[in-house]
């Protein structure tokens, strides 16, 4: 340098064009002699970054950050 795969809530992921969702973690009840464990209920996302198609964009184009893989150059 070139190729590829990845970025989504505190963490791990899902979602291939039409309200953004699982799980865990938190939180608040219930229950228990206390915790735990269970069981409901809840919060919390400008979806990595800046355009651009489109009635609509996580999604599809293009630009830059970022992490990883695999190739080649120099040493």
């Nucleotide at each position: 340098u070139g190729g590829g795969a990845a970025g989504u809530g505190g963490c791990g992921c899902a979602g291939u064009g039409g309200u953004a969702g699982c799980g865990c973690a938190g939180u608040a009840g219930a229950c228990u002699g206390u915790u735990a464990a269970u069981c409901u209920a809840u919060u919390g996302g400008u979806c990595g970054u800046g355009g651009g198609u489109u009635c609509g964009a996580u999604c599809c184009c293009c630009u830059c950050c970022u992490u990883c893989c695999c190739a080649g150059c120099c040493a």
Overview:
The prediction has a mean pLDDT of 81. This is a predicted structure of a 75-nucleotide RNA (transfer RNA) from Bacteriovorax sp. Its Rfam family is "tRNA". It is annotated as a transfer RNA. The source organism's lineage runs through Bacteria, Pseudomonadati, Bacteriovoracia, Bacteriovoracales and Bacteriovorax. The sequence is in RNAcentral, with records from ENA.